[in-house]
Context: one part of a larger RNA
């Protein structure tokens, strides 16, 4: 480069913003770069192909012709792409009116639980396990009552639910701030899609500096178990886990499924909004748009399965497709490596 693929076989960047580039909705003009048609010139001969001919045939040789194309000049056409110009509104966006939400950030406040400390009661065990022991306890533990402090996480509501680009987001109220959806149709008038490089964000662990340290807990000590036990179980326990300011830039970062647009049966849940119906009103019912589930037709798929949230039918843009090491398990494939029974 030409083709084929990318849920699970190799293969979708963790996610987004966006530069160059690529691609781009409907109408009417211009132009003729592209495209198409004609014509002229040229692309040496040999070679290849076709039709004849000559060596007795063939290889070989001779004559003639063509296919398939390329580059250039010239004459035309104007449907497509590009260009010029104009107007329009369906794509996109702005303004307006509503609306839902654990979306982000900041500083406050709260209760349950846990641990520790202080005091009261009380007086022998507690704790732990398959069973135990290490451990704690007459210097008064465990239990119970009152008080104080600390740190971390927010039961129920809670959902198959909501928000967010993803990572991720949940006690309560406040402040501030981003985005979405619906309605009506006022405005701009293709302003769009994707996106190599680039930039931003990015769980956990880890790193640097300063704080903090309740619980649980890598490492580590001890007790068990065991043939051994650098483990599983128990008792202790440091880093880290938390906060602030930076770094790191990776995950089975998963829907193992890139983004955008259009089209293609239905049924049944649920979230947001609107319209109509209904009603005193809240419900109810029907429909539409935007999400989120489930069953499933056509179609697709190697199968599993996917199936209007596609892995269906099409178009545009983009990422990707390599190699190697280790080795559990199985074999009447061997080795160590053969003993006894049988024969």
């Nucleotide at each position: 480069u030409u083709g084929g693929g990318c849920g699970u076989a190799a293969a979708g960047c963790g996610u987004c913003u966006g530069u160059a580039g690529g691609u781009g909705g409907a109408u009417u003009u211009u132009c003729a770069a592209u495209u198409c048609c004609g014509u002229c010139a040229u692309c040496a001969a040999a070679u290849c192909c076709c039709a004849g001919g000559g060596c007795u045939c063939a290889a070989c040789c001779c004559u003639g012709g063509a296919c398939a194309g390329g580059c250039g000049g010239u004459g035309g056409a104007a449907a497509c792409u590009a260009c010029c110009a104009a107007g329009a509104u369906g794509g996109a966006g702005u303004a307006c009116g509503g609306u839902a939400g654990g979306g982000g950030c900041a500083g406050a406040g709260g209760g349950a639980a846990u641990u520790u400390c202080c005091g009261g009661u009380g007086g022998a065990g507690c704790g732990g396990u398959g069973a135990a022991a290490u451990g704690c306890g007459u210097u008064g533990a465990c239990a119970u009552c009152a008080g104080a402090a600390a740190g971390a996480a927010c039961a129920c509501c809670a959902a198959c639910g909501g928000g967010g680009a993803a990572a991720g987001c949940a006690c309560u109220a406040u402040g501030u701030u981003g985005g979405g959806c619906c309605g009506a149709c006022a405005c701009u008038g293709a302003c769009a899609c994707u996106g190599a490089g680039a930039g931003a964000c990015g769980a956990a662990a880890g790193c640097u500096a300063g704080g903090g340290g309740a619980g649980a807990a890598a490492a580590u000590g001890g007790g068990a178990u065991u043939a051994g036990a650098u483990a599983c179980c128990c008792u202790a326990g440091u880093a880290g886990u938390c906060c602030u300011a930076g770094c790191c830039g990776u995950a089975a970062a998963u829907g193992a499924u890139g983004g955008a647009u259009a089209c293609u049966a239905a049924g049944u849940g649920u979230u947001g909004u609107g319209u109509g119906u209904a009603u005193c009103g809240a419900c109810u019912c029907a429909c539409a748009c935007a999400g989120u589930g489930u069953u499933g037709u056509a179609g697709c798929u190697a199968a599993c399965g996917c199936g209007u949230u596609a892995a269906g039918u099409a178009u545009c843009c983009u990422a990707c497709u390599g190699u190697u090491a280790g080795g559990a398990c199985c074999a009447c494939a061997c080795a160590a490596u053969g003993u006894a029974c049988c024969u």

Model confidence (mean pLDDT): 83 of 100. A computed fold for a 343-nucleotide part of an RNA from Picea glauca, annotated as small-subunit ribosomal RNA, central domain. RNAcentral holds the full RNA, with entries from SILVA.